[in-house]
RNA sequence: ACCGAGUGACAGGGGCGCCCUUCAGGGCUGAGAUGCACCCUUGGAACCUGACCCGGAUCGUACCGGCGGAGGGAGUCGCGCGGGGCAUCUA
Numbered sequence: 001a002c003c004g005a006g007u008g009a010c011a012g013g014g015g016c017g018c019c020c021u022u023c024a025g026g027g028c029u030g031a032g033a034u035g036c037a038c039c040c041u042u043g044g045a046a047c048c049u050g051a052c053c054c055g056g057a058u059c060g061u062a063c064c065g066g067c068g069g070a071g072g073g074a075g076u077c078g079c080g081c082g083g084g085g086c087a088u089c090u091a
Base pairs, nucleotide, nucleotide: 002083003082006079007078008077009076010075011041012040013039014038016035017028018027019026020025047072048071049070053066054065055064056063
C1' cells in the first nucleotide's frame, strides 16, 4: 500500500400502539408512541411479512417470550486506536 474496531459528514430507511378522559389533557412500555426528536443503513432484529399467529401476564396493548440459525429490508465518502507489508537508514 492494504485491512479494520470505531467515528464524522451528506444522503437514505423506519415506527408512532394501548388505557382513562371534562376531549384540553393524563397514565403504561420503550431509544423513540408525530418529536427543536429517536433508531437504523448490508458485520443490516431499525423496521416489515408471517399475524385478526401461539403461550404467559395486564384495566389494556408486540407488555414479556416464541416465531427467528424464517423471509424481506435502506450507502457513499472521509478520519482512524490497532493490525500489517514494503522501502530506506542505523547498529

Model confidence (mean pLDDT): 80 of 100.
A computed fold for a 91-nucleotide RNA from uncultured Neomegalonema sp., annotated as TPP riboswitch aptamer (THI element).
Taxonomically the source falls in Neomegalonema (Bacteria, Pseudomonadota, Rhodobacterales, Neomegalonemataceae).
The model forms 100% of the base pairs in the Rfam consensus.
Its Rfam family is "TPP riboswitch aptamer (THI element)". About the family: Vitamin B(1) in its active form thiamin pyrophosphate (TPP) is an essential coenzyme that is synthesised by coupling of pyrimidine and thiazole moieties in bacteria.